[in-house]
Annotation:
Transfer RNA from a Holophagaceae bacterium, 73 nucleotides, folded computationally. The organism belongs to Holophagaceae, within Bacteria. Its mean pLDDT, the model's own confidence on a scale to 100, is 81. The sequence was found in a public genome assembly.
RNA sequence: GCCAACUUAGCUCAGUUGGUAGAGCGGCUGAUUCGUAAUCAGCAGGUCGCAGGUUCGAGUCCUGUAGUUGGCU
Repeated sequence: GCCAACUUAGCUCAGUUGGUAGAGCGGCUGAUUCGUAAUCAGCAGGUCGCAGGUUCGAGUCCUGUAGUUGGCU
C1' cells in the first nucleotide's frame, strides 16, 4: 500500500425482506428469609463509532471517515 470482517445498554451479543431497538449477565427497588445467598416480580440504562446521502420511513441501503482484528505484498 491492497483486501476482508467487526463497531448496537456497564459487559457479552441478537436484531433474517427498510416499518417506532431486544436478550443474558450486571445495577436499583420490592416480595420471600431471623439475616445473607439463591429464587420470583418490577424498574432504570442506548440520538445503533462519527459525518453526510437515498427514502414517507435507515441499526439495516449508498458515500466518506475513525478505531479494532485478520489476511496479502